The RNA shown here (transfer RNA) has 73 nucleotides and comes from Candidatus Iainarchaeum sp. It matches the Rfam family "tRNA". Rfam classes the family as a transfer RNA. The coordinates come from a structure-prediction model, not an experiment, and the mean pLDDT is 81.
RNA sequence: GGGCUCGUGGUCUAGCGGCUAUGACAUCGCCUUUACAAGGCGAGGAUCGGCGGUUCGAUUCCGCCCGGGCCCA
Numbered sequence: 001g002g003g004c005u006c007g008u009g010g011u012c013u014a015g016c017g018g019c020u021a022u023g024a025c026a027u028c029g030c031c032u033u034u035a036c037a038a039g040g041c042g043a044g045g046a047u048c049g050g051c052g053g054u055u056c057g058a059u060u061c062c063g064c065c066c067g068g069g070c071c072c073a
Stems, first nucleotide, its partner, number of pairs: 001072007010025003018056001027043005049065005
């Protein structure tokens, strides 16, 4: 330098172009317990890597850039 692939709450992750985006773990509150753990109920937490483009509408499609991984040189 070239090719492929990935980037979504603190972590991991789902998401056929159509609801201010899913679940688990973690965090916080309540219930339960003498207490803790486990369990039950609930809550907060995401500029969907960045900038443009296509579209009535983009997490999703296209281009460039940034970062991680793999391969080639």